Record summary:
A computed fold for a 96-nucleotide RNA from Stackebrandtia albiflava, annotated as Bacterial small signal recognition particle RNA. Rfam family: Bacterial small signal recognition particle RNA. About the family: The signal recognition particle (SRP) is a universally conserved ribonucleoprotein involved in the co-translational targeting of proteins to membranes. Lineage of the source: Bacteria > Actinomycetota > Actinomycetes > Glycomycetaceae > Stackebrandtia. Model confidence (mean pLDDT): 83 of 100.
RNA sequence: GGAUGCCUCUCACGCGGCGUUACCCCGUGAACCUCCCCAGGGCCGGAAGGCAGCAAGGAUAAGCGGGCUCUUGCGGGUGCGUGGGAGGCCCUUUUC
Numbered sequence: 001g002g003a004u005g006c007c008u009c010u011c012a013c014g015c016g017g018c019g020u021u022a023c024c025c026c027g028u029g030a031a032c033c034u035c036c037c038c039a040g041g042g043c044c045g046g047a048a049g050g051c052a053g054c055a056a057g058g059a060u061a062a063g064c065g066g067g068c069u070c071u072u073g074c075g076g077g078u079g080c081g082u083g084g085g086a087g088g089c090c091c092u093u094u095u096c
Base pairs, nucleotide, nucleotide: 001093002092005089006088007087008086009085010084011083012082013081014080015079016078018075019074020073022071024067025066026065027064028063034059035058036057042051043050044049
């Protein structure tokens, strides 16, 4: 210096697992600056009617809470496999 075997560390990839995030589902959620419907009242009209429209009610937005089988992103003092790198030990061989 080479080979075999074993061990440690490290990197990459693959699959799984865990955590988290998003999608999705449920709930909640705007007196007015969202929508629908608009009691009362207001306006126009001789009248019939019409117009705008507050509260209430309903549906939702942002947000918040809960859930999460699958799926997305992210992460590791996560498990296994494959491969690369560094080092160590036994043995063997070659050379000095």